[in-house]
RNA sequence: CUUUAUGAGAGUUUGAUCCUGGCUCAGAACGAACGCUGGCGGCGCGCCUAAUACAUGCAAGUCGAGCGAGAAGGUGUAGCAAUACACUUGUAAAGCGGCGAACGGGUGAGGAAUACAUGGGUAAUCUACCAUCGAGUGGGGAAUAACCAGCCGAAAGGUUGGCUAAUACCGCGUACGCCUCCGGAUCUUCGGGUUCGGAGGGAAAGCCACACUGUGAGUGCGGCGCUCUUUGAUGAGCUCAUGUCCUAUCAGCUUGUUGGUAGGGUAACGGCCUACCAAGGCUUUGACGGGUAGCUGGUCUGAGAGGACGAUCAGCCACACUGGCACUGCGACACGGGCCAGACUCCUACGGGAGGCAGCAGUAAGGAAUAUUGCGCAAUGGGCGAAAGCCUGACGCAGCGACGCCGCGUGGGGGAUGAAGGUCUUCGGAUUGUAAACCCCUUUCGGGAGGGAAGAUGGAGCGAGCAAUCGUUCGGACGGUACCUCCAGAAGCAGCCACGGCCAACUUCGUGCCAGCAGCCGCGGUAAUACGAAGGUGGCAAGCGUUGUUCGGAUUCACUGGGCGUACAGGGUGUGUAGGCGGUUUGGUAAGCCUUCUGUUAAAGCUUCGGGCCCAACCCGGAAAGCGCAGAGGGUACUGCCAGGCUAGAGGGUGGGAGAGGAGCGCGGAAUUCCCGGUGUAGCGGUGAAAUGCGUAGAGAUCGGGAGGAAGGCCGGUGGCGAAGGCGGCGCUCUGGAACAUACCUGACGCUGAGACACGAAAGCGUGGGGAGCAAACAGGAUUAGAUACCCUGGUAGUCCACGCCCUAAACUAUGGAUACUAAGUGUCGGCGGGUUACCGCCGGUGCCGCAGCUAACGCAUUAAGUAUCCCGCCUGGGAAGUACGGCCGCAAGGUUGAAACUCAAAGGAAUUGACGGGGGCCCGCACAAGCGGUGGAGCAUGUGGUUUAAUUCGAUGAUACGCGAGGAACCUUACCUAGGCUAGAAUGUGAGUGAAUAUAUCGGAAACGGUAUAGUCCUUCGGGACACGAAACAAGGUGCUGCAUGGUUGUCGUCAGCUCGUGCCGUGAGGUGUUGGGUUAAGUCCCGCAACGAGCGCAACCCCUGCUUUCAGUUGCUACCGGGUCAUGCCGAGCACUCUGAAAGGACUGCCCAGGAUAACGGGGAGGAAGGUGGGGAUGACGUCAAGUCAGCAUGGCCUUUAUGCCUGGGGCCACACACGUGCUACAAUGGCCGGUACAAAGCGCUGCAAACCUGCGAGGGGGAGCCAAUCGCAAAAAACCGGCCUCAGUUCAGAUUGAGGUCUGCAACUCGACCUCAUGAAGGCGGAAUCGCUAGUAAUCGCGGAUCAGCACGCCGCGGUGAAUACGUUCCCGGGCCUUGUACACACCGCCCGUCACACCACGAAAGCCUGUUGUACCUGAAGUCGCCCAAGCCAACCGCAAGGAGGCAGGCGCCCACGGUAUGGCCGGUGAUUGGGGUGAAGUCGUAACAAGGUAGCCGUAGGGGAACCUGCGGCUGGAUCACCUCCUUU
Repeated sequence: CUUUAUGAGAGUUUGAUCCUGGCUCAGAACGAACGCUGGCGGCGCGCCUAAUACAUGCAAGUCGAGCGAGAAGGUGUAGCAAUACACUUGUAAAGCGGCGAACGGGUGAGGAAUACAUGGGUAAUCUACCAUCGAGUGGGGAAUAACCAGCCGAAAGGUUGGCUAAUACCGCGUACGCCUCCGGAUCUUCGGGUUCGGAGGGAAAGCCACACUGUGAGUGCGGCGCUCUUUGAUGAGCUCAUGUCCUAUCAGCUUGUUGGUAGGGUAACGGCCUACCAAGGCUUUGACGGGUAGCUGGUCUGAGAGGACGAUCAGCCACACUGGCACUGCGACACGGGCCAGACUCCUACGGGAGGCAGCAGUAAGGAAUAUUGCGCAAUGGGCGAAAGCCUGACGCAGCGACGCCGCGUGGGGGAUGAAGGUCUUCGGAUUGUAAACCCCUUUCGGGAGGGAAGAUGGAGCGAGCAAUCGUUCGGACGGUACCUCCAGAAGCAGCCACGGCCAACUUCGUGCCAGCAGCCGCGGUAAUACGAAGGUGGCAAGCGUUGUUCGGAUUCACUGGGCGUACAGGGUGUGUAGGCGGUUUGGUAAGCCUUCUGUUAAAGCUUCGGGCCCAACCCGGAAAGCGCAGAGGGUACUGCCAGGCUAGAGGGUGGGAGAGGAGCGCGGAAUUCCCGGUGUAGCGGUGAAAUGCGUAGAGAUCGGGAGGAAGGCCGGUGGCGAAGGCGGCGCUCUGGAACAUACCUGACGCUGAGACACGAAAGCGUGGGGAGCAAACAGGAUUAGAUACCCUGGUAGUCCACGCCCUAAACUAUGGAUACUAAGUGUCGGCGGGUUACCGCCGGUGCCGCAGCUAACGCAUUAAGUAUCCCGCCUGGGAAGUACGGCCGCAAGGUUGAAACUCAAAGGAAUUGACGGGGGCCCGCACAAGCGGUGGAGCAUGUGGUUUAAUUCGAUGAUACGCGAGGAACCUUACCUAGGCUAGAAUGUGAGUGAAUAUAUCGGAAACGGUAUAGUCCUUCGGGACACGAAACAAGGUGCUGCAUGGUUGUCGUCAGCUCGUGCCGUGAGGUGUUGGGUUAAGUCCCGCAACGAGCGCAACCCCUGCUUUCAGUUGCUACCGGGUCAUGCCGAGCACUCUGAAAGGACUGCCCAGGAUAACGGGGAGGAAGGUGGGGAUGACGUCAAGUCAGCAUGGCCUUUAUGCCUGGGGCCACACACGUGCUACAAUGGCCGGUACAAAGCGCUGCAAACCUGCGAGGGGGAGCCAAUCGCAAAAAACCGGCCUCAGUUCAGAUUGAGGUCUGCAACUCGACCUCAUGAAGGCGGAAUCGCUAGUAAUCGCGGAUCAGCACGCCGCGGUGAAUACGUUCCCGGGCCUUGUACACACCGCCCGUCACACCACGAAAGCCUGUUGUACCUGAAGUCGCCCAAGCCAACCGCAAGGAGGCAGGCGCCCACGGUAUGGCCGGUGAUUGGGGUGAAGUCGUAACAAGGUAGCCGUAGGGGAACCUGCGGCUGGAUCACCUCCUUU
């Protein structure tokens, strides 16, 4: 430079955030299975489970050209026939012999190395058939199957005698090459190889065709064989190196073991085997043991590195019912051979036999699950044969299966009335949807008909040819298949899943925490896009989903590519072994390293180029690639190795200093306690308060004397020393280490450190001492609901010493060690240097602050948590659990190492915003305090609960319900109950039609309602209209449910001062800043400061009332002057000055002064002023909270009801009454009651109304009716007050309930159930327990007046004025609130969270007397078959020797070694089961307590020990991961 390939995330912890961390999903794949569905074809694939058991058939034979023998049948001839003969290459079946059967085919049990992969070695080897060099094939012999005859047996089969052949068997001869031995030469890696010479040993088989001849046979030639030998090829054996799963809860293993010598054995090396000798060999680089597994090419996934897997195809291995064994053979210890043993099955005449599908089909069984008892040797390949050929479940094909991959189809074009139907709907419409219908066109696939292969090269027959060869004919399982042509006709052909987020796709109905869904988060409790159905939509498509498994995502085991202060994770500390790593320089070497080349990396596969099936899948050919391994050449920077130097690392020397460093011995003082004595008297002690305890037998106090033990005041200090734990009076002895100065010596001697070894607080253990104080346990006293605690009084182990154990801590800086580098500043300790004696500098330690950088943040920051290197330790979600089992250690307590089942979707870290705290600071409020008056006690009124009832309608329920909705229930209201009625309905609209409307009378009835009669005849523009009745229809009605579906509205925090936004800035982010801080305010009010600058909603102001003044206006108001009148009165004229009315304006703004404050804001004081610091009061209620209240005020979604849950009516109820509570009224009296007299308001209201005067009644009231639509008239008398009188402390001349009688008024009607009046009656009650409410000035208290509602009915409510106080030191405390800060495990937010026992249910696990499988060890017994060895003097035997006898040799037999199965005894290990037992987990609302989170109410936690129902408590030591206050020190800023 070119080319190619190449990496995606999401959901889920929280109120929110960042991080850590797990779980889950989207992808790809499959020998799959299951559910629903299913048209066709091509190519592949198809028992993953029981290496479980197998019926039946087939899967290995072939050769007559090696040999002997040889049916049956057929044909022909003869014969009447039986039969005979000939031919049929002498066929079939069998035998001897040869070759094959060790290949092909199956399976993966075993096996963790005698396996496999890769690369070597074999000079330590073999190799049938094949090829090749050379030589030979001579001459003899003896048998034996078949067959015949006999015998035994059910059978399988066996046995005796006799005959016979060979390419079967055996000698003899020969043999250069071959083998053994000896000698020489040569090469050598010293093991041996090659070569020359000598000695010894070892072979064979014939058959066929043709020709010739002597027809008995032989000879020649050719072919096929045979023997010896050489070389090759192929195949095999052995061997070496490297690689190859998990487990250390397997750490030591081994006796043929390791080596040697000799021998045996093998094709061959070798302890392979035997004898003897030696005592070795392997192992933390994991031996030995246990578990699991066929290995590889490759397959799947992945960006890759990796991870998982090892079906089909290919290579290797192992196995063939289980175990053992050999035989034959080139090759086996042999799938379809043998022997033995065992298990199983079958046959049997019970004597005995037979068998091995993990070959192809097939069967049973197992299982979620895997095919035909098919066709053919036509092709390819194999065996035999000279060949034809035969055999071949190898193979080629077909069948079954959507099991997979690939391809095709189910139609194409037009077609809007946007059809019908479906679904939804806001009722308009939308959607299904160009979809259909309809028109035009095509005919793949499927169906029917006709034609019809390639695959055949080769071979065989016939003919020609000398021959090579040529001509011709025959022969295909698949298959009448592929393919081609024609015919008819859109005709026969679409499903599955999903639709809350992840994740593309939404509505309706049903259901109502049910039924169900679910991969995770999670849906479902009456409006479910999440369940079920439908419509619609999305995705894929002859498939689609689900389940299972693997990889991915997961950088979540991190080589690429992670971490360890607080999230999981630094070992308690050191010394040091192995190991890992290592300063500077020179030379050498070339192991690592780099480069080039060679060999190999089988084929297939992957990639790529091209080709063949119409395409593709699939197949064929070529190329490329191929980590790796081995070899060769080159290079030498770095690492290593060898050799030599250096001094910067390290160590040593010398010097003067510092130190609670360690060990031992000794000494001293203060204090506590005890004992003795003196003085002395009634208490002491202890606590929140007490008590137990001590004390008149003299305590405590005090003085003197004595004893004993422990601990070390002040100095003392984020000071010192030590590796850590830890170390503190003084002296002596012994002893370790560090720092500084010097630069004299050594010369890399270093760093780290698995195991190992040593040390290791406190508690605890053993033995022996000691014991003052303190103090687990224990006892007593308190506290408490309880108090196994906290508090108190005692008190034992222990604490102390010596020796020996234990070995753990929050053993912490929660921070391993070493080295180097990287801004400053400021303390302090030790040493040194300089110096002007102020101080400055260097080295080492120890603190604080802080830059860059790092960090999730907090924070760290030359003492790193920064930048790098080296080494060690450790982590991988939470719980179960630091538990169980096992091992090691320990006297024990226990320590160390250290799981799993099961269970959850989180558990966590840091920081943020809130909320909360029996945390802190500041501040406010009738919050407390200081006061005044009440409530709680009584009676009554009223509301509520409860109870009752036919009904006592409903709602409101801490504050924020309860004189509340209701501002007024006798009927009505009224919603409730009972009874009687109505059903398009009580009301409205449209409405054919009828009639004016309407009024009166009457009957039944409780009324509603129903019936009857009479009267009446509207307006009109003449169309009709108003009104009433009214069929039918549309439409109603519901105070029925849901305030947790809603609107609106209201309460409350709270008239508290807060709540936010824009831009900017800070932070990864939630978020912060602004809004915090210093002051100040009633106030986020204002000022100042400030990375903020501004703004909004709130605050304040603007509005209303009230307080002062002015102006204007002047009746109905007012009346100073003038006039008139009256008993009197603004009564009248007059006037508008005053009061007043009501409109406008002014006025108050810290404006002015003083001092304070910061020169500010502002506060204090003062002046002036009617009013002074928001003058007083009202209206006004931020963002939001309480799913607060209200579906019954109204409105409204949904649901329910329709002869009733609607409507009408009579009566009843809402008014009940053992009781409880709230809110009130009236009182309990003398600050009073009663009687009499006298005075002063405001604000309202009045025509179905207020009503005067007057008359009447004791009175309520009645009569009356002037006046007034109201500044005119009326209600209307204000009351307390004031004056006078009586009462005199009593249940009263207090209080008025209750009851009786009589009345008045309203009203259709006062019985249930109105108010008032008069007379009589005269209850409780003598100031109210615990507790609790209101109020800070014209307020509380007290007094009356008015109004709304209303026919009537107020002690309630809303207003009005009259009289008119007390107190506030102050903010410690109670309550509520605001701001800042702090802690938090809370966020439904402390009414939070949460721990443990106990009880119940379920689940998995541990222990356990034992019981039972499996596996394995040791010792011994037994010892089949078989090889080997020995014996064979007694059995048998053809080959050789020998005339023979006999010998040699062999067989049988016997014995021995080894040894399978089996047995006995005793161990180890894994597993199953087990009465009972132990803890653990999960579960809805169970029980007991309250341990933890805030100072969690005794700070918590760690280790240890004791105790206790339980969480826990207590002792000792430790930690801060403790709040708060004060002090000290240091630092920062000014």
Predicted 3D model of a 1534-nucleotide RNA (small-subunit ribosomal RNA) from Nitrospira sp. The source organism's lineage runs through Bacteria, Pseudomonadati, Nitrospirota, Nitrospirales and Nitrospira. The RNAcentral record of the sequence draws on ENA and SILVA.